[in-house]
RNA sequence: CAAACUCUUCGGGGCAAGGUGAAAUUCCUUACCGGCGGUGAUCGAGCAUAGCUCGUCAGUCCGUGACCCGUCCUUCCUUGCUUGGAAGGCGGUGGAGCUGGUGAAAUUCCGGCACCGACAGUUAUAGUCUGGAUGGGAGAAGUUGUUU
Numbered sequence: 001c002a003a004a005c006u007c008u009u010c011g012g013g014g015c016a017a018g019g020u021g022a023a024a025u026u027c028c029u030u031a032c033c034g035g036c037g038g039u040g041a042u043c044g045a046g047c048a049u050a051g052c053u054c055g056u057c058a059g060u061c062c063g064u065g066a067c068c069c070g071u072c073c074u075u076c077c078u079u080g081c082u083u084g085g086a087a088g089g090c091g092g093u094g095g096a097g098c099u100g101g102u103g104a105a106a107u108u109c110c111g112g113c114a115c116c117g118a119c120a121g122u123u124a125u126a127g128u129c130u131g132g133a134u135g136g137g138a139g140a141a142g143u144u145g146u147u148u
Base pairs, nucleotide, nucleotide: 002148003147004146005145007142008141009140010139017029018028019027031128032127033117034116035064036063037062038061043055044054045053046052047051059115060114068092069091070090071089073088074087075086076085077084097113098112099111100110101109119131120130121129
């Protein structure tokens, strides 16, 4: 200096205004929001400027997390047996983009027009309210300890 494990911290945003109604932040008009990693021709900064480095750049591309389902596996709890349950692992399910321009090259840039959003609850149907959740989490930063 690097790697593996460990440890610490961090790790999600959004109905303003109006309409109908007995009742809706749930319907209608309109408004608003966009996890994490990758890719990448925005853009910006620096330098020894061929170029290199750093920051930044996709809700709809590639992958992934939460929710839900299953389970041959592992551990634990429960049961006289059969069973039942919890955690982990593994597997499954899981939404949405076209078009014009520029260009060597863009589903990423610029213009236009679209589209999508777990489960449960509710005096009325929810991406935005309430709840599981003071949870989990992709991952990010750091580097206490151990080993190589």